[in-house]
Small-subunit ribosomal RNA, central domain from a Candidatus Zambryskiibacteriota bacterium, 350 nucleotides, folded computationally.
Its mean pLDDT, the model's own confidence on a scale to 100, is 87.
The sequence was found in a public genome assembly.
It matches the Rfam family "Bacterial small subunit ribosomal RNA".
Context: one part of a larger RNA
RNA sequence: UUGGGCGUAAAGGGUGUGUAGGUGGUAGUGUUAGUCUUUUGUAAAAUCUCCAGGCUUAACCUGGAAACCGCGAAAGAAACGGCACAACUAGAGGGUGCGAGGGAUGUAUGGAACUCAUGGAGUAGGGGUGAAAUCCGUUGAUAUCAUGGGGAACACCAAAAGCGAAGGCAAUACAUUGGCGCAUUCCUGACACUGAAACACGAAAGCGUGGGUAGCGAAUGGGAUUAGAUACCCCAGUAGUCCACGCCCUAAACGAUCUUCUCUAGCUUUUCGGAGUAUCGACCCUCUGAGAGGCGAAGCUAACGCGUUAAGAGAAGCGCCUGGGUAGUACGACCGCAAGGUUAAAACUC
Numbered sequence: 001u002u003g004g005g006c007g008u009a010a011a012g013g014g015u016g017u018g019u020a021g022g023u024g025g026u027a028g029u030g031u032u033a034g035u036c037u038u039u040u041g042u043a044a045a046a047u048c049u050c051c052a053g054g055c056u057u058a059a060c061c062u063g064g065a066a067a068c069c070g071c072g073a074a075a076g077a078a079a080c081g082g083c084a085c086a087a088c089u090a091g092a093g094g095g096u097g098c099g100a101g102g103g104a105u106g107u108a109u110g111g112a113a114c115u116c117a118u119g120g121a122g123u124a125g126g127g128g129u130g131a132a133a134u135c136c137g138u139u140g141a142u143a144u145c146a147u148g149g150g151g152a153a154c155a156c157c158a159a160a161a162g163c164g165a166a167g168g169c170a171a172u173a174c175a176u177u178g179g180c181g182c183a184u185u186c187c188u189g190a191c192a193c194u195g196a197a198a199c200a201c202g203a204a205a206g207c208g209u210g211g212g213u214a215g216c217g218a219a220u221g222g223g224a225u226u227a228g229a230u231a232c233c234c235c236a237g238u239a240g241u242c243c244a245c246g247c248c249c250u251a252a253a254c255g256a257u258c259u260u261c262u263c264u265a266g267c268u269u270u271u272c273g274g275a276g277u278a279u280c281g282a283c284c285c286u287c288u289g290a291g292a293g294g295c296g297a298a299g300c301u302a303a304c305g306c307g308u309u310a311a312g313a314g315a316a317g318c319g320c321c322u323g324g325g326u327a328g329u330a331c332g333a334c335c336g337c338a339a340g341g342u343u344a345a346a347a348c349u350c
Stems, first nucleotide, its partner, number of pairs: 003322004007304002012318001014201004021194003025088002028085005034080001035077008049065006091191001092188003095184005103177007110154001114150007125136002162169002206247006215241002220236004258317006266295011299306002323350003332343004
């Protein structure tokens, strides 16, 4: 609980598409169950408010007025809102011409590193640490050269940079494909915004089936350290990490900041466009559009800070909060193979 809020105090849903609902541009005509005006009926009395009076005063009581902001009926108005009709182009969408990009999916290819195998050459150590040891090595290791196999990740470029709704995305090429920006003002003519429900996507870990397994590496074993050492350090190492298909649906899923629109000083850096100027051309310079950063007027804020990418001034819609613990738990329901997830209390206590 008709209030006030949600960057950090409790509180923005992980993200999008989107149904119902809510809200909705400019000018016109008609209409009117919203709206406004007038009249009228009703709205018991008491109470409340105002005025006057009565108990010595007050509470209290009496009288009068007002009010009862509601409902019904009638007449009128047409600014706003609704409905209907017919228009418009500034919102929205489309066309055309350019443009940038690690956006997505699939296939193929490449080099460095690593590791394994084989061969050459070579000899006693190597490795590891704070120091050691476990460990590897005369059945020839480490270091070195050559050949071959394998899996995973793509140095430099690289940036405060780019793209994506978010999660996220980085070697190269090709194929398919989504979104975005600018210019033009050619077309449609409000087609819009938000969004319970629903649907889709959703890191890592985890699960199922089948592959794959170089490196790394939960668990586990061993060596150290230590009073102990179920750790930190070292040597090994299974799941996993990788691929295909199917699940899971959670994160400090963060900008801890919901989406859309309008308005409100600037300076500066940077990415991608356009116009003008300049030029042989490209830079430079001026203006302009869309992003990404830094600093700051006004304003806001408890402060920190935010500040045209707002946490400023407004509008529309949704989500959420309402002292701490119990507890994001129990029970129930739905979902899941499971792990568990979603929804979500109370007693009691401070």